[in-house]
RNA sequence: AGAGUUUGAUCCUGGCUCAGGACGAACGCUGGCGGCGUGCCUAACACAUGCAAGUCGAACGAGAAUCCGUGGAAGGAGGCUUCGGCCAACGGAAGCGGAGGACAGUGGCGGACGGGUGAGUAACGCGUGAAUAACCUGCCCUGUACCGGGGGACAACAGCUGGAAACGGCUGCUAAUACCGCAUAAGCGCACGGUUCCGCAUGGAACAGUGUGAAAAACUCCGGUGGUACAGGAUGGAUUCGCGUCUGAUUAGCCAGUUGGCGGGGUAAAGGCCCACCAAGGCGACGAUCAGUAGGGGUUCUGAGAGGAAGGUCCCCCACAUUGGAACUGAGACACGGCCCAGACUCCUACGGGAGGCAGCAGUGGGGGAUAUUGGGCAAUGGGGGAAACCCUGACCCAGCAACGCCGCGUGAAGGAAGAAGGCCUUCGGGUUGUAAACUUCUUUUACCAGGGACGAAGGACGUGACGGUACCUGGAGAAAAAGCAACGGCUAACUACGUGCCAGCAGCCGCGGUAAUACGUAGGUUGCAAGCGUUGUCCGGAUUUACUGGGUGUAAAGGGCGUGUAGGCGGAGAUGCAAGUUGGGAGUGAAAACCAUGGGCUCAACCCAUGAACUGCUCUCAAAACUGUAUCCCUUGAGUGCCGGAGGGGUAAGCGGAAUUCCUAGUGUAGCGGUGAAAUGCGUAGAUAUUAGGAGGAACACCAGUGGCGAAGGCGGCUUACUGGACGGUAACUGACGUUGAGGCUCGAAAGCGUGGGGAGCAAACAGGAUUAGAUACCCUGGUAGUCCACGCCGUAAACGAUGAAUACUAGGUGUCAGGGAGCACAGCUCUUUGGUGCCGCCGCAAACGCAUUAAGUAUUCCACCUGGGGAGUACGUUCGCAAGAAUGAAACUCAAAGGAAUUGACGGGGACCCGCACAAGCGGUGGAGCAUGUGGUUUAAUUCGAAGCAACGCGAAGAACCUUACCAAAUCUUGACAUCCCUCUGACCGGGACUUAACCGUCCCUUUCCUUCGGAACAGGGGAGACAGGUGGUGCAUGGUUGUCGUCAGCUCGUGCCGUGAGGUGUCGGCUCAAGUGCCAUAACGAGCGCAACCUUUGCCGCCAGUUGCCAUCAGGUGAUGCUGGGCACUCUGGCGGGACUGCCACCGCAAGGUGUGAGGAGGGGGGGGAUGACGUCAAAUCAGCACGGCCCUUACGUCCGGGGCGACACACGUGUUACAAUGGCGGCCACAGAGGGAAGCUACCCCGCGAGGGGAUGCGGAUCUCGAAAAGCCGUCCCAGUUCGGACUGGAGUCUGCAACCCGACUCCACGAAGUUGGAUUCGCUAGUAAUCGCGCAUCAGCCAUGGCGCGGUGAAUACGUUCCCGGGCCUUGCACUCACCGCCCGUCA
Repeated sequence: AGAGUUUGAUCCUGGCUCAGGACGAACGCUGGCGGCGUGCCUAACACAUGCAAGUCGAACGAGAAUCCGUGGAAGGAGGCUUCGGCCAACGGAAGCGGAGGACAGUGGCGGACGGGUGAGUAACGCGUGAAUAACCUGCCCUGUACCGGGGGACAACAGCUGGAAACGGCUGCUAAUACCGCAUAAGCGCACGGUUCCGCAUGGAACAGUGUGAAAAACUCCGGUGGUACAGGAUGGAUUCGCGUCUGAUUAGCCAGUUGGCGGGGUAAAGGCCCACCAAGGCGACGAUCAGUAGGGGUUCUGAGAGGAAGGUCCCCCACAUUGGAACUGAGACACGGCCCAGACUCCUACGGGAGGCAGCAGUGGGGGAUAUUGGGCAAUGGGGGAAACCCUGACCCAGCAACGCCGCGUGAAGGAAGAAGGCCUUCGGGUUGUAAACUUCUUUUACCAGGGACGAAGGACGUGACGGUACCUGGAGAAAAAGCAACGGCUAACUACGUGCCAGCAGCCGCGGUAAUACGUAGGUUGCAAGCGUUGUCCGGAUUUACUGGGUGUAAAGGGCGUGUAGGCGGAGAUGCAAGUUGGGAGUGAAAACCAUGGGCUCAACCCAUGAACUGCUCUCAAAACUGUAUCCCUUGAGUGCCGGAGGGGUAAGCGGAAUUCCUAGUGUAGCGGUGAAAUGCGUAGAUAUUAGGAGGAACACCAGUGGCGAAGGCGGCUUACUGGACGGUAACUGACGUUGAGGCUCGAAAGCGUGGGGAGCAAACAGGAUUAGAUACCCUGGUAGUCCACGCCGUAAACGAUGAAUACUAGGUGUCAGGGAGCACAGCUCUUUGGUGCCGCCGCAAACGCAUUAAGUAUUCCACCUGGGGAGUACGUUCGCAAGAAUGAAACUCAAAGGAAUUGACGGGGACCCGCACAAGCGGUGGAGCAUGUGGUUUAAUUCGAAGCAACGCGAAGAACCUUACCAAAUCUUGACAUCCCUCUGACCGGGACUUAACCGUCCCUUUCCUUCGGAACAGGGGAGACAGGUGGUGCAUGGUUGUCGUCAGCUCGUGCCGUGAGGUGUCGGCUCAAGUGCCAUAACGAGCGCAACCUUUGCCGCCAGUUGCCAUCAGGUGAUGCUGGGCACUCUGGCGGGACUGCCACCGCAAGGUGUGAGGAGGGGGGGGAUGACGUCAAAUCAGCACGGCCCUUACGUCCGGGGCGACACACGUGUUACAAUGGCGGCCACAGAGGGAAGCUACCCCGCGAGGGGAUGCGGAUCUCGAAAAGCCGUCCCAGUUCGGACUGGAGUCUGCAACCCGACUCCACGAAGUUGGAUUCGCUAGUAAUCGCGCAUCAGCCAUGGCGCGGUGAAUACGUUCCCGGGCCUUGCACUCACCGCCCGUCA
């Protein structure tokens, strides 16, 4: 930084898509370790259970267990005894005092912090900057002063008592730092008047005076702690204001405490915050109100930036705590784990009543694509209480789960070619995987085991660690435990094989897949990233595709139909002041974190820390005065006014005029008129049309008339008058920026249409009739109503177009025209110049191109309107307007990957110009009707093998289907094979002859039978065997080669260099003339060249030279029944070689030339002499895999091979191509002439004999200018006499001949007999322009024979016609249109399915 995609190709416009980055993500496949972060985006859905806010006994009463002291009861060892008892250790009760501190209570402080969530909120909620002279502030700090003396209660508790419970009730007792008076008053508050000073308006401060008001609590370890009042500080809060803060106008008007005032109330405090009264205001296109959506910011992502999007974690602010409402307490709340009421829900209940609120941490259900543990600890940091010890703390610190993200590390390293094996591919040679592995040597990060073992902990010392025996260190063993995912047609790095066969599937866009898929699936390989990789979703980017930076509007989407003008925007010259914008300096603020820079700490990094910079903003202040603004003065060039002048279909009203149409009346006059491509409807003998005269009525104004005039546009056209608008020229007297644009608003606004009333000649929607047509609700014709006309009122749209908004300035010219002015001159005029309009051409410049070009689409400025892919759609809904018709405004769902502009090449046109062709026309002969032959379709069949399909398939492949051919069918046979190569083994054959068998092939038997040799063997042939392989007329002509057809023997198709164009492309190759021809000449930004054309080749037509056998015979000679038969000759014919000849060369005319013309001359031939061969670039996926070759695919005891038979020859029918005819230009009979070109040995056969004949039997010549096929036929003579015939010959019967192994299916020919249709053929259609058509016969290839009437050649006889290019068909060149390019057999619209 771009790329793909509209087209046959191009340029442009324009949308869609991709490559990048990001994420609180999710899903698929996979998964080694660690660090640091992050983790309900959905149901502000409902919640079981546990925990999350307590603490103080140094405020107070009471006070269990326990302990100490005191006390010493009951009991009582032992001793004594008078036996009654006494002493009595021990024992330790009750009581009293103290310690202790559980539970509950009074009281204090804290539960307003911390933690959660984002429902609401478009707001002073948030951000930023100000203000409070309109305010509050517990705990904390500083200062000053004080703490005297009293009183009465209520819990707890006790007793009684209610209730299931929650929770109470009554009576009685009691303490306090709980509560209440009193005293004190430095200072404070309030009220009143006063003095001084100050400010920013209300006002504030200080001072003195008078009146008036309110305090306190004690405890103590004697160190203190606590309390009260006031002032100040700090902290935290409250209120107000400027600016900023999403979308919708299809939400345009909103507001009654509403806006303000006076006076009160209330509050910490100003205030309609609340109330009474008064006034009628307040907000709004600079977007009020309403509706929708949404917590806001620091920041995050992206981007070059400007911007765009987002607001999760962290930090700040706000709001909320099941929903709604209200207050209490308090310094602070209208209070998440407080209270009250109401609603919903859940739970308990004895049915009377009660309890609850996870948007705290875990956790559960539910929702969802989706988001974690009912963990440890207060060790650290911080918070609450306490004097403290300490207690509490799901804040917090840690651990657990999750690749959710970022960062780091590892899965080994070096050597190692027999380039192993295996896999995959292969042209079978090899290539690749791949130094990869194995193997050798080495290392041990991480994981694992063992030993040691922290920092975090903190004031002078002791003590205190959840994390954790963790991080880290050391030792040990062993390459050991650790790689996947996506992609591989283009965009986009990376390719092959197989499978599949528009199926299965892929796909972000273009698009892949219908039998050779680099696009589907799999495999191998490769590419990319890597503990991840892909997919999906979302945002920004690319997208200059909303354009501030940075776009457009003639034709691509887009200029309002035109004007006037409000708000607004912008605005001429000079001077002076101010300082709002602007510029510069300074000050404050812009939290921290983040980003950036530089350092530092974890081994690095992520991460963390420090410092700096930055935060482009807002506020205050000082200064400057160029520009904008503003104020004042002034100017005239912008604009306007005055005066003079001419031009004009500018507008409105009234009047007038003639031509024409129609109608009425009358005359003349007679049979048609009218209309059309042709007709008909219509009018007309009741007198039309035509013509003459008179009259009526309506509408429009010929000629002039002109890319001429006027108007803002729509628009305006006979003449006159009245009223009236604007522009222009001249002048420079006046005003002095008065200008320009113009959202809304208002006016005007063609035609059609609507309303009311007139009018109505012509024209004419609708309608009727006639035609046309398959139909014709059309085009054409005959009629004809609204309407068109007038007046008044609506409508408000048009391709309302220059598809081009208005204004101003500047930027080469040339040439017309309209209205004026000036100057000059040689003055009916001309030349120069100037202003305003209106056209054309053209430079610079612009533009995608076309084009525009002083009348800009150029260069600039100002303002308005409009556009943002195509369709849906200018549709729906809503609103406004309208009598209605409808107009204006104006979407979405859904759908497509395009839609479009300009230009280019072709093709096409029932577009144009020119030209050619048996293309038409002019002619001759055919086809289509009949019979037969042949090919095809169809049908049939076991099979009727296959191919060819408009021209360009159909007497075509097939220049020969009885078997063979043969590919088809039914049946039988063989399986390394009928055919090729290689290997092993046996034999000596193979061939040939004979026999048996079979439907035949196959099979069996007999006879005959090799070569070389160093004796090992080798060659050849046959039999047998194993496998590689053979074989296939099986498929694909749309995988191919080669060959062929066709356009078309048409004149075209291209290239190099140059030039033009952004480019596709163009030029050359166009134009004029000419030609059969892109043949040539001239001209020319082209100059040359190539493939085609022509010529060179062949044949034929004339002549010459050479040669002379098998050809020929003029002369000479010989000979025969006859003949070049013989000698001889090469003159002639002929043969076959070489030459000549024709070139518009000559003449005349035309033409620049090329060239053309001629009864021209000459010549065998005259303007290409006739014929052939020769087929440009290309088109038709034209034909052929069955001529041959060949890639994939398919079959392999068969889709191969072989064999007998059948079929390819079928037959209701349809078509093509031919043949024979229908007859007298003929049939039949007879007679006798004249060719050319070919063929011949398994051949052609003379001649003789036999047969009516096909032919048969002998026999001769010839591998050919020698012999032979071989007779040419049309011709001539005679006869028939117009008929289904003496025409025609199909079909049929009989008898034969020949070929062949064999003529049944299924051959040809001969003879005799039979004797069908057919009497010239509808629409239509074919060939041919001269030795041609027509007609007549002859030959050859294939071939045993032949279904040949076919094909290819040969000669004989031998015409007619062409005015001409309008039309049909095909073609060439130029031009034009085009929405076609698969190219008109195109494209495309509607209806139906």